[in-house]
Predicted 3D model of a 329-nucleotide RNA (Bacterial RNase P class A) from a marine sediment metagenome. Model confidence (mean pLDDT): 76 of 100. Rfam family: Bacterial RNase P class A. Gene Ontology terms of the family: ribonuclease P activity, tRNA processing and dimeric ribonuclease P complex.
RNA sequence: AGGCGGCUAGGUGACCGCUUUCCGCCCCAGCUUGCUGGGUGCGGAAAGAGGAAAGUCCGAACACCACAGGGCAGGACGCCCUCUUAGAGGGGCGCUGUGAAGCGACGGAAAGUGCCACAGAAAAAAUACCGCUCCGAUGCGUCGGAGUAAGGGUGAAAAGGUGGGGUAAGAGCCCACCGCUCCGGGUGGUAACAUCCGGAGGCACGGUAAACCCCGUCCGGUGCAAAGCCAAAUAGGCGGGAAGGAGUAGCCCGCUCCAUUCGACCCGCGGGUAGGCUGCUUAGAUAAAUGGUCACCCACGACAGAAUUCGGCUUAUCGGCCGCCUCAA
Numbered sequence: 001a002g003g004c005g006g007c008u009a010g011g012u013g014a015c016c017g018c019u020u021u022c023c024g025c026c027c028c029a030g031c032u033u034g035c036u037g038g039g040u041g042c043g044g045a046a047a048g049a050g051g052a053a054a055g056u057c058c059g060a061a062c063a064c065c066a067c068a069g070g071g072c073a074g075g076a077c078g079c080c081c082u083c084u085u086a087g088a089g090g091g092g093c094g095c096u097g098u099g100a101a102g103c104g105a106c107g108g109a110a111a112g113u114g115c116c117a118c119a120g121a122a123a124a125a126a127u128a129c130c131g132c133u134c135c136g137a138u139g140c141g142u143c144g145g146a147g148u149a150a151g152g153g154u155g156a157a158a159a160g161g162u163g164g165g166g167u168a169a170g171a172g173c174c175c176a177c178c179g180c181u182c183c184g185g186g187u188g189g190u191a192a193c194a195u196c197c198g199g200a201g202g203c204a205c206g207g208u209a210a211a212c213c214c215c216g217u218c219c220g221g222u223g224c225a226a227a228g229c230c231a232a233a234u235a236g237g238c239g240g241g242a243a244g245g246a247g248u249a250g251c252c253c254g255c256u257c258c259a260u261u262c263g264a265c266c267c268g269c270g271g272g273u274a275g276g277c278u279g280c281u282u283a284g285a286u287a288a289a290u291g292g293u294c295a296c297c298c299a300c301g302a303c304a305g306a307a308u309u310c311g312g313c314u315u316a317u318c319g320g321c322c323g324c325c326u327c328a329a
Stems, first nucleotide, its partner, number of pairs: 001326008010297007018048008026039006050303001054314002057312005062223004074219005079091005092106001093104004107214002112212002114208003129152002131148007160178006179203001180201009227278004237269005244258005298301001
């Protein structure tokens, strides 16, 4: 100067507040008269955000719905071994880095389809812009035709590399070596794979599958606004009774209205709604508490705020401490 892993997430004190629970007192209501329920009353005690509470990307618990079996669609994943619910640990291969290490959806591109900006002659069974070679023409400046992918130029990417032969000039056109692909075998390893030996192929239509797609493995859906319980008023429903019921200042008459068997009114039952409780938590809520001020200290304080619970992944994060390791002097 860095790499990896772990821990921490300003500290102490004083004062004033907030939320929940418990205890005591006070107030209100009810009745079974000492219990129950409530209080935006008082006092005291205790507890009160995170490593990610986040994204909601996975999995599990829990709840409801669905479910004989099979298929389609859709989704996730895709090197190997071990453990696993997600996922984790270790290893292999590729790329990056001097290195410690980091990153990788890491099956298939000769099954098919699509796409490859700009530049460039040409972006894929291709292509001749410059250059090179040959031929022809010529007014000697050049022009036309054919060949050529070795050289130049463009690009992220242009059809193996070096040397020799060969040729008009060239080219795996041919050859040697290196590289590559395929096949067989040996050794090491559980395996992925590594390495070695032999053979075949001049090497073939480049890239892209977190493009469609193909192959293989796996997968029911919805999420606590789940779900369960209690339960008004009004209007429906069902069952029973019913000739009366309601208003008009207390009673009677009168009057008015609603009814008289498709029935006012009365009683009961049932479903749903408002509302409440549970679910729900050793922080825990019907919109949401966990804060503020002052003093001192120093390293001067980042990302960020619970909402059913737990586990995992990913992302954000000023600093500080510890351990192991790398590079340079």